[in-house]
Molecule: transfer RNA
Organism: Candidatus Iainarchaeum sp.
Parts: sequence; structure tokens; C1' cells
RNA sequence: GCCCGUAUAGUAUAUUGGUUAGUAUACGACCCUGUCGAGGUCGUGGGUCGGGUUCGAUUCCCGGUGCGGGCG
Repeated sequence: GCCCGUAUAGUAUAUUGGUUAGUAUACGACCCUGUCGAGGUCGUGGGUCGGGUUCGAUUCCCGGUGCGGGCG
């Protein structure tokens, strides 16, 4: 330099155009417990950036950036 993949809560991971964007963990409050832990209930927090298509984009297309892999 070229090609391929990927980017979603602090972390990991679902979601193939119309969802309240789900789950686990983390964090906070409460319950439970003699205390801690474990357990239970509730809550907080998310679509990498810029364009395009569409009535509607996390999802499709183009480009940028970061990361991973391959070739030279």
C1' cells in the first nucleotide's frame, strides 16, 4: 500500500428496516442476615464519526477513524 472483518451501557453480548434497543455482569437504593458474603426487588447507564437511501436506519449504501486478521 491492497483486501476482509468489526465498532451497541463501565465490561461482555443479542437485536436481518417500524421494539420502551434485550440479557448477563458492574454500580446505586431497599429487603433479608447478629456482621460480611450469598440471595431477592427496584433503579442508573448504550447504537464510533460525517454523509446518502427511505415515510422511517443500530440495521442498507459511501467515506473517515480505531481495533483485529490476511497478502505484498